Notes:
The prediction has a mean pLDDT of 81. The RNA shown here (c-di-AMP riboswitch aptamer (ydaO/yuaA leader)) has 171 nucleotides and comes from Gordonia asplenii.
RNA sequence: CAGAUUUCACCGCUUAGUCAUCCGCGAGGGUGAGCCGGGGAACCACUUUGUUCGGGCGCGAGUCCGAUUGGGGUGAGUCGCGAAUCGACGACCACGCGUCGUCGUGCCGCGUAGGGCGAUCUUCCAGCCCGAACCCGACAGCUAACUCGGUAGGCGGUAGGGAGACCAAAA
Repeated sequence: CAGAUUUCACCGCUUAGUCAUCCGCGAGGGUGAGCCGGGGAACCACUUUGUUCGGGCGCGAGUCCGAUUGGGGUGAGUCGCGAAUCGACGACCACGCGUCGUCGUGCCGCGUAGGGCGAUCUUCCAGCCCGAACCCGACAGCUAACUCGGUAGGCGGUAGGGAGACCAAAA
């Protein structure tokens, strides 16, 4: 001097995921407020779409437990094309875990509806990213009253330009 890691503080990003207060050594928990989500009339909409599988109880109607293929929810996270691998079926044959075709599967890749960053704020660009994951459990359209929940987690750190607003400093 440069790089990496850890801890604390500050600043910033994603997101509903913040603030106050009380208990606790702390981790964490409680109560409010704010923000967010689910269920839930009339009217309207739909009525073409089926109520799946396993086990227990019951004479039966049913009922209980579990699982997800039907359906649904949070979310920007949808929809295509190609395709490794594996499986099923058929045909052929030199009878080999061979070859070809169809269907299913879909590691992975390329796009895409859509979403985010771009540091005082808003906006337009350059540029850079994401385009997941999970939950309910056969069941829910919208939905006033009513009702039930959530308030996690994960990242980054001097920061490009135009316009407008505002602020600060100097005179």
The RNAcentral record of the sequence draws on Rfam. The organism belongs to Gordonia, within Bacteria.